[in-house]
TPP riboswitch aptamer (THI element) from Leisingera sp. JC1, 129 nucleotides, folded computationally. The coordinates come from a structure-prediction model, not an experiment, and the mean pLDDT is 79. It was read from a public genome assembly, where an Rfam model found it.

RNA sequence: AUAGGCACGCAGGGGAGUCCCGCCCAAGGGACUGAGAGGCGUCAUGGUGCGGGGUAUCCCGGACCGGCGGCGCGACCCUUUGAACCUGACCCAGUUGAUACUGGCGUAGGAAGCAAGAAACAUGGCGCG
Numbered sequence: 001a002u003a004g005g006c007a008c009g010c011a012g013g014g015g016a017g018u019c020c021c022g023c024c025c026a027a028g029g030g031a032c033u034g035a036g037a038g039g040c041g042u043c044a045u046g047g048u049g050c051g052g053g054g055u056a057u058c059c060c061g062g063a064c065c066g067g068c069g070g071c072g073c074g075a076c077c078c079u080u081u082g083a084a085c086c087u088g089a090c091c092c093a094g095u096u097g098a099u100a101c102u103g104g105c106g107u108a109g110g111a112a113g114c115a116a117g118a119a120a121c122a123u124g125g126c127g128c129g
Base pairs, nucleotide, nucleotide: 001123002122004121006117009114010113011079012078013077014076017032018031019030020029021028022068023067024066039073040072041071042070043069046065047064048063050061051060052059053058085110086109087108091104092103093102094101
């Protein structure tokens, strides 16, 4: 002195997967990885056809398709020194039960910022021995 780390004001960006089971007239349980895989509040919500029973329009069963969410707050991560996160991408190779992970793609294309502090640690510069 400071792009690490620490402290701090206001503002902003972002994601929530994979597998098994379960559920959808009220829609979650478990396992895995991870910083995080939804904590609180609120609002909303199935379709098609089949079989059996019943005959006021209901009950039961299984099938296929679609879904188990939106919004606000919170937690977490990130804010140009930006691989947080998005696109390419249901990408390629390795690996895994699958995701995750490792490498590539990638000097790719995008992505949210201003202000301000200290110098114990760390790093750098200068000086002295």